Record summary: This is a predicted structure of a 350-nucleotide RNA (Bacterial RNase P class A) from a Gammaproteobacteria bacterium.
RNA sequence: GGAGUCGGCCAGACAGUCGCUGCAUCUUCGGAUGUGGAGGAAAGUCCGGGCUCCAUAGGGCAGAGUGCCAGAUAACGUCUGGGCGGCGUGAGCCGACGGAAAGUGCAACAGAAAAUAUACCGCCGAUGGCCCGCAAGGGAUCAGGUAAGGUUGAAAUGGUGCGGUAAGAGCGCACCGCGCGGGUGGCAACACGCCGUGGCAAGGUAAACCCCACUCGGAGCAAGACCAAAUAGGGGAGCGUUGGUGUGGCCCGCACUGCUCCCGGGUAGGUUGCUACAGGUGUCCGGUGACGGGCAUCGCAGAUGAAUGACUGUCCACGACAGAACCCGGCUUAACGGCCGGCUCCCACU
Numbered sequence: 001g002g003a004g005u006c007g008g009c010c011a012g013a014c015a016g017u018c019g020c021u022g023c024a025u026c027u028u029c030g031g032a033u034g035u036g037g038a039g040g041a042a043a044g045u046c047c048g049g050g051c052u053c054c055a056u057a058g059g060g061c062a063g064a065g066u067g068c069c070a071g072a073u074a075a076c077g078u079c080u081g082g083g084c085g086g087c088g089u090g091a092g093c094c095g096a097c098g099g100a101a102a103g104u105g106c107a108a109c110a111g112a113a114a115a116u117a118u119a120c121c122g123c124c125g126a127u128g129g130c131c132c133g134c135a136a137g138g139g140a141u142c143a144g145g146u147a148a149g150g151u152u153g154a155a156a157u158g159g160u161g162c163g164g165u166a167a168g169a170g171c172g173c174a175c176c177g178c179g180c181g182g183g184u185g186g187c188a189a190c191a192c193g194c195c196g197u198g199g200c201a202a203g204g205u206a207a208a209c210c211c212c213a214c215u216c217g218g219a220g221c222a223a224g225a226c227c228a229a230a231u232a233g234g235g236g237a238g239c240g241u242u243g244g245u246g247u248g249g250c251c252c253g254c255a256c257u258g259c260u261c262c263c264g265g266g267u268a269g270g271u272u273g274c275u276a277c278a279g280g281u282g283u284c285c286g287g288u289g290a291c292g293g294g295c296a297u298c299g300c301a302g303a304u305g306a307a308u309g310a311c312u313g314u315c316c317a318c319g320a321c322a323g324a325a326c327c328c329g330g331c332u333u334a335a336c337g338g339c340c341g342g343c344u345c346c347c348a349c350u
Stems, first nucleotide, its partner, number of pairs: 001346010012315007020037007039321001043332002046330005051220004063216005068082005083097001084095004098211002103209002105205002120150002122146003127143002130139003158176006177200001178198005183192003224272004234263006243257005277299001279298008316319001
């Protein structure tokens, strides 16, 4: 200098004018002044938690989710560290990564065969039979043997070599691979150029059913709580020396109805929940790290038809994606450009 990889940060700047809105103060109640006013994703609403209500929610069934190990955390499907597998020269990146020896299912096309393995081509035909031959022997391949070689496929029943055989074959042996038991190291996943043992035994697929282990009660701030008109209706008490209507031949009784007061429910509307917090920043300590702890310091949107804007000027690298609605931790997706740092590889020079 070039190429790459990982992490963090910024998100046009400054000034002026006019607005919108939360809060505080003042007020002549009209307003004035001061101060605060979107994001790294506020988004998707995909996970997890707080908070609230419901029938306190213990067990089982069903259902859903998660799935190597250890840790972090309020919790998680997130994060950190590690293991294993894959990719990369490397820094580094990616992985739903339990079980196929409980059972069931599935595998288009091709192919002999897709699972109780099989036999299309090929090879053999030792053995039995056939043909030739006096015989020794020879020939074809009917039975049959074979899985070495060929062909198909994403995938075909360990690999290489030697022996062996009629031809072959873990059939035997050596090495490699694999399984099982042990040992050693590690909390564990797991590892081992360690020891022994088994010729090797049941191929793939579980984001197919399923099995195993663990987790999960449901609904959500339009949750929920409080105040509370008008109108209508409900309950209770009192009042007429007991009114009216109905029932009835009449009385009692019963039902409806009047006036006054009280009570509670509840609609509109209002208040609250609502922003102070698993909070931000700095620093020290513990930890490889996620993170935890101590101290200091800061106050940083809170609307409810719903504010956070518009215009002007100057400058530049000409400005992307995008707008809070109960809150927080994540994930995912979107995105103009720029800055900083760690590390890796290549080239050149000293």
The organism belongs to Gammaproteobacteria, within Bacteria. The coordinates come from a structure-prediction model, not an experiment, and the mean pLDDT is 77. A source record names the gene rnpB.